[in-house]
Molecule: transfer RNA
Organism: Luteolibacter sp. Populi
RNA sequence: GCUCGUGUAGCUCAGGGGUAGAGCGCGUCCUUGGUAAGGACGAGGUCGGGGGUUCAAUUCCCCCCACGAGCUCCA
Numbered sequence: 001g002c003u004c005g006u007g008u009a010g011c012u013c014a015g016g017g018g019u020a021g022a023g024c025g026c027g028u029c030c031u032u033g034g035u036a037a038g039g040a041c042g043a044g045g046u047c048g049g050g051g052g053u054u055c056a057a058u059u060c061c062c063c064c065c066a067c068g069a070g071c072u073c074c075a
Base pairs, nucleotide, nucleotide: 001071002070003069004068005067006066007065010024011023012022013021018055026042027041028040029039030038048064049063050062051061052060
């Protein structure tokens, strides 16, 4: 330099046009003499950034950024 992949909640990841979810973690409550375990409810997201297409974009297209993998050239 080229090609490909990944980027979504605090963490690990789903979701691939129609108002964004799970598990773990976190908070409150129930239960207990008190913990743990268990149960109920809840909070938490500019979906990496910008632009485009569309009535509508996390999703499709382009550019950029970060990370990873492979290939190639020079030294």